RNA sequence: CGAGUUCGCCGGAUGGCCGCGUUGGACCUUGGUCCACCGAGGAAAGUCCGGACUCCGUAGGGCAGGACGCUGGGUAACUCCCAGGCGGCGUGAGCCGAUGGAAAGUGCAGCAGAAAGCAAACCGCCGAUGGUGCCCUCGGGCGCACAGGCAAGGGUGAAACGGUGGGGUAAGAGCCCACCAGCGUCCCGGGUGACCGGGGCGGCUCGGUAAACCCCGUUCGGAGCAAGACCAAGCAGGGACAGGGUGGCCCGCCCGUAACGUCCCAGGUGGGUCGCAUGAGGCCGACCAGUAAUGGCGGUCCCAGAUGGAUGGCCAUCGCCGAGGAGACUCGGUACAGAAUCCGGCUUACAGGCGGACUCGUCAC
RNA sequence: GCGGGCGUCGUUCAAAGGCAGGACCUCAGAUUUCCAUUCUGACGAUGCCGGUUCGAUUCCGGUCGCCCGCU
Numbered sequence: 001c002g003a004g005u006u007c008g009c010c011g012g013a014u015g016g017c018c019g020c021g022u023u024g025g026a027c028c029u030u031g032g033u034c035c036a037c038c039g040a041g042g043a044a045a046g047u048c049c050g051g052a053c054u055c056c057g058u059a060g061g062g063c064a065g066g067a068c069g070c071u072g073g074g075u076a077a078c079u080c081c082c083a084g085g086c087g088g089c090g091u092g093a094g095c096c097g098a099u100g101g102a103a104a105g106u107g108c109a110g111c112a113g114a115a116a117g118c119a120a121a122c123c124g125c126c127g128a129u130g131g132u133g134c135c136c137u138c139g140g141g142c143g144c145a146c147a148g149g150c151a152a153g154g155g156u157g158a159a160a161c162g163g164u165g166g167g168g169u170a171a172g173a174g175c176c177c178a179c180c181a182g183c184g185u186c187c188c189g190g191g192u193g194a195c196c197g198g199g200g201c202g203g204c205u206c207g208g209u210a211a212a213c214c215c216c217g218u219u220c221g222g223a224g225c226a227a228g229a230c231c232a233a234g235c236a237g238g239g240a241c242a243g244g245g246u247g248g249c250c251c252g253c254c255c256g257u258a259a260c261g262u263c264c265c266a267g268g269u270g271g272g273u274c275g276c277a278u279g280a281g282g283c284c285g286a287c288c289a290g291u292a293a294u295g296g297c298g299g300u301c302c303c304a305g306a307u308g309g310a311u312g313g314c315c316a317u318c319g320c321c322g323a324g325g326a327g328a329c330u331c332g333g334u335a336c337a338g339a340a341u342c343c344g345g346c347u348u349a350c351a352g353g354c355g356g357a358c359u360c361g362u363c364a365c
Numbered sequence: 366g367c368g369g370g371c372g373u374c375g376u377u378c379a380a381a382g383g384c385a386g387g388a389c390c391u392c393a394g395a396u397u398u399c400c401a402u403u404c405u406g407a408c409g410a411u412g413c414c415g416g417u418u419c420g421a422u423u424c425c426g427g428u429c430g431c432c433c434g435c436u
Base pairs, nucleotide, nucleotide: 001361002360003359004358005357006356007355008354009353010352012318013317014316015315016314017313018312020039021038023036024035025034026033027032028031041336045347046346048345049344050343051342052341053224054223055222056221060251061250062249063248065220066219067218068217069216070084071083072082073081074080085099086097087096088095089094100215101214105213106212107209108208122154123153124150125149126148131146132145133144134143135141136140162180163179164178165177166176167175181205183202184201185200186199187198188197189196190195228274229273230272231271237265238264239263240262241261243255244254245253281301282300283299284298285297287296288295289294319334320333321332322331323330324329366435367434368433369432370431371430372429375389376388377387378386383419391407392406393405394404395403412428413427414426415425416424
């Protein structure tokens, strides 16, 4: 210099004028005026996970059903995060992985191919022993064909029941042997563990698929701020009942059994207050523990709260991007998007820009 | 706020994980003097991005769009 990997951050600035919303204060004519502070995001989004909070009957057991799935740690919790193991990809920095079990059982594999799940024989090789038919130079034959043997070679497929070499044989084959790979089992060493390294023994090989059923392990009560509590206003009652009570079933549990009760239908209202903004809060630290995620400690700050829903518009200067121009400069543009009970994650959208760490290649010293 | 379902030729519907098929439409040919009907043939699709698998319309995850239910 070029190409790339990864982590983190920003995502317009300043000033003026006008306007909107909450909160606090003052004033008066009680719903207005004035003043002060504050006023969208990294995703406020999708609502995909997990919680806080509130209510339902404290919600215990079994069945059914769902979710998750290597190990250790973090956390309020998680399907999230960090670190590690193993497998795959990449020259590398690094990236990706729903990554328990296929030797508990069941199922599935089109086409091609001889054979596709307790293997099989199309081409091929052999045809030795024993056998059948034929041929010839007939006590025999290096003869032909078959029965039969084999699975080395060819061919099919995503996948064909280990690989290489040697022995062996009629031809062959873990049939036998050596080495290697893999499986099971035992022992030793390292690690908290997943797992790794080494050695012995065994039968010689036991395929794939669980994001197919399933098995094993862990875990899950339900509903959601329109939860829920209170105030005000308003209306018309009628019916049924011993059973009813959150969302599947059973048991257990709670309320009730004659009425001021429960359920259903009809009718009325659809206004206000609280919940609702001090919180698993933000920022700073050259601090402590930890590889890290994170936790602790200290300091400092209060930072949206609407209910048809505020957070906006204009002007000026500057920044950034694009086009034009020799230049001064001119014109145009400035992403994705927008709170609604709150918080932690994940995912998705996003013009452009900044910083840290690292890798590969080339050149120079 | 909570929950469910569906995306396949232009339209409407199919498809045990194994060559995406039918009907209507369009186009061409045949039949007819011509048109219609009828017959024959052709064109034409799995919303998008990934993953599992030998193989995905189908299974799984994400995303986009549409429809529906409860309060």
Two RNAs folded together computationally: RNase P RNA and transfer RNA, 436 nucleotides in total. Rfam match: Bacterial RNase P class A. The prediction has a mean pLDDT of 79.